[in-house]
């Protein structure tokens, strides 16, 4: 370097479904009578605010099932850069770039993030899986046990 393997394996994208929410914005010659809103500063308000009624009524991030795709540092996560995108701005957040951490997925606890009892993510434990070393080990082979590593691995060429 090219081609490979792990297994409740990674991602990405369509469709449908729950949820979000009977919420949010909006309507009303209705009551009502000073407050409301932002993560913030804006802003909006007696030219009538929050509440209540009545009407009418979402989205978007999150997540799920299926189907099709790319794949095996798959990817995902922090933290830093930014004449990027997005905002009325900045701040989350998208994106892109750099280092850093994580072998893989399931459970369980605690913490964050989340509207969620969903789900991500870090931290700890639990045992399960691939791989590899190093002892038991010995003529090969093959299997096994225990003990340790960490994808910068492993397996072939």
């Nucleotide at each position: 370097g090219u081609a490979g393997a792990g297994g409740c394996g990674c991602g990405c994208u369509g469709c449908c479904u729950a949820a979000g929410a009977g919420u949010a914005a909006c309507c009303g010659a209705g009551c009502a009578g000073a407050g409301g809103g932002u993560g913030a500063u804006a802003c909006c308000u007696g030219u009538g605010a929050a509440g209540c009624c009545g009407g009418a009524g979402a989205a978007a991030g999150g997540a799920g099932u299926c189907a099709g795709c790319g794949c095996c540092g798959a990817a995902g996560u922090g933290a830093c850069u930014g004449c990027a995108g997005c905002u009325a701005u900045c701040a989350a957040c998208u994106c892109a770039g750099u280092c850093g951490c994580u072998g893989g997925g399931u459970c369980u606890g605690u913490g964050u993030c989340g509207a969620a009892u969903a789900g991500g993510c870090a931290c700890a434990g639990a045992a399960c899986u691939g791989c590899c070393a190093u002892a038991g080990u010995a003529u090969u082979u093959a299997c096994c046990u225990a003990u340790g590593g960490a994808g910068c691995g492993c397996u072939a060429c």
This is a predicted structure of a 157-nucleotide RNA (Lysine riboswitch aptamer) from Photobacterium gaetbulicola. Taxonomically the source falls in Photobacterium (Bacteria, Pseudomonadota, Gammaproteobacteria, Vibrionaceae). Its Rfam family is "Lysine riboswitch aptamer". Rfam links the family to the GO term lysine biosynthetic process.